The part of an RNA shown here (large-subunit ribosomal RNA, domain IV) has 331 nucleotides and comes from Psychroflexus tropicus DSM 15496. The RNAcentral record of the full RNA draws on SILVA. Its mean pLDDT, the model's own confidence on a scale to 100, is 88. The source organism's lineage runs through Bacteria, Flavobacteriia, Flavobacteriales, Flavobacteriaceae and Psychroflexus tropicus.
[in-house]
Context: one part of a larger RNA
RNA sequence: UCAUGGCUAAGGAACUAGGCAAAAUGGGCCCGUAACUUCGGGAGAAGGGUCGCCCCCAAUUAAUUUUGGGGGCCGCAGUGAAGAGGUCCAGGCGACUGUUUAUCAAAAACACAGGGCUCUGCUAAAUCGAGAGAUGCAGUAUAGGGCCUGACACCUGCCCGGUGCUGGAAGGUUAAGAGGAGAUGUUAGCUUCGGCGAAGCAUUGAAUUGAAGCCCCAGUAAACGGCGGCCGUAACUAUAACGGUCCUAAGGUAGCGAAAUUCCUUGUCGGGUAAGUUCCGACCUGCACGAAUGGUGCAACGAUCUGGACACUGUCUCAGCCAUGACCUCG
Numbered sequence: 001u002c003a004u005g006g007c008u009a010a011g012g013a014a015c016u017a018g019g020c021a022a023a024a025u026g027g028g029c030c031c032g033u034a035a036c037u038u039c040g041g042g043a044g045a046a047g048g049g050u051c052g053c054c055c056c057c058a059a060u061u062a063a064u065u066u067u068g069g070g071g072g073c074c075g076c077a078g079u080g081a082a083g084a085g086g087u088c089c090a091g092g093c094g095a096c097u098g099u100u101u102a103u104c105a106a107a108a109a110c111a112c113a114g115g116g117c118u119c120u121g122c123u124a125a126a127u128c129g130a131g132a133g134a135u136g137c138a139g140u141a142u143a144g145g146g147c148c149u150g151a152c153a154c155c156u157g158c159c160c161g162g163u164g165c166u167g168g169a170a171g172g173u174u175a176a177g178a179g180g181a182g183a184u185g186u187u188a189g190c191u192u193c194g195g196c197g198a199a200g201c202a203u204u205g206a207a208u209u210g211a212a213g214c215c216c217c218a219g220u221a222a223a224c225g226g227c228g229g230c231c232g233u234a235a236c237u238a239u240a241a242c243g244g245u246c247c248u249a250a251g252g253u254a255g256c257g258a259a260a261u262u263c264c265u266u267g268u269c270g271g272g273u274a275a276g277u278u279c280c281g282a283c284c285u286g287c288a289c290g291a292a293u294g295g296u297g298c299a300a301c302g303a304u305c306u307g308g309a310c311a312c313u314g315u316c317u318c319a320g321c322c323a324u325g326a327c328c329u330c331g
Base pairs, nucleotide, nucleotide: 001326002325003324004323005322006321007320008319010317011316014315019312027051028050029049030048031047036041038151052073053072054071055070056069057068058067059066074078086310087309088308089307090306091305092304093302094301098110099109114149115148116147117146118145119144120143126135127134128133152297153296154295155294157227158226159225162224163223164220165219166218167217168216171215172214173213177209178208182204183203184202185201186200189196190195228246229245230244231243232242255289256286267283268282269281270280271279
């Protein structure tokens, strides 16, 4: 000096990003126990009291066993050593128990019961395989697959113009194929010697016909997604229930809101503190919340995150001492 333990006057978080670490709480019995709540909980809430040994009485026991009552004794100390919840208040997120980055992340991420949409009538859909075949399933729509949301309570608004999906079939477009007008090459023949040119064989090939798809017409948002601007107006001012106008498929409803979302911003007001960029309650000017990409609440739960308080302490003011081990120095 380091590591691991032990103790510490007065103060008690002044430490620090943060009470990290440590201290504190801790067992049994009795009393007592709030808000809130899904009436189960919350709850071991919180907060108190008591505990050893001996004798007597009552009940009880297999027991001098246990319980209750009374009396007495000792110590600094009686759950006499060890082991054994710290608690409360408020908020965010996720309902919960569970799962996860084996080896830096355990969470607000995943899952979940519940909800919804959608596909599938059985040789099912879906999936694996070249196939046979297999899973689905020795199941049959109260079943099986896919996608989204995520207990519960109250709810889930408007838009089908775009993209997707489903349905439709009149018209347009449209492949191979069918079709074969015509054209070209070749040459029997004809010839006015310039050419014309049947049949056949080849090469090419117009019209016409020709499915799905696309165009088109509808439906569909718990499908992918989207959900405006400018100007004026009330008898103080301010504001605008109201009016005008432009654009759109439709212009954001309920609820929430400086939020895990707010740039300006340490917004403003209130609370808490002597003092508060954090926290809580409001306001709404939402840069850029918003309804199963769910919205808003919510008891219980959480090695979750944030703020506060009590208790407690060497975290600190500010250090000191002791023990054990190591480094180092000397022998």